Notes:
The prediction has a mean pLDDT of 83. A computed fold for a 71-nucleotide RNA from an archaeon, annotated as transfer RNA. Its Rfam family is "tRNA". The family's RNA type in Rfam is transfer RNA. Rfam describes the family as follows. Transfer RNA (tRNA) molecules are approximately 80 nucleotides in length. RNAcentral holds the sequence, with entries from ENA.
[in-house]
RNA sequence: GGCCCCAUAGUCUAGUGGCAAAACACGUCGUUUACACCGAUGAAUCCGCGGUUCGAUCCCGCGUGGGGCCA
Numbered sequence: 001g002g003c004c005c006c007a008u009a010g011u012c013u014a015g016u017g018g019c020a021a022a023a024c025a026c027g028u029c030g031u032u033u034a035c036a037c038c039g040a041u042g043a044a045u046c047c048g049c050g051g052u053u054c055g056a057u058c059c060c061g062c063g064u065g066g067g068g069c070c071a
Base pairs, nucleotide, nucleotide: 001070002069003068004067005066006065007064010024011023013021018054026042027041028040029039030038047063048062049061050060051059
């Protein structure tokens, strides 16, 4: 330098045009003398910009970051 893949909550991972979700972690309540476990409940997420579309996390372009292959 060329090509390919990936980016979603604090962590890990689904979702692939119309509602953003699970687990763990965290908060509150219950339980306990207390802690833990357990139960109930809650908050928290689409890398950035632009385009396509009635509508974009999803499709397209560029960029940023990470990974891989070739030179």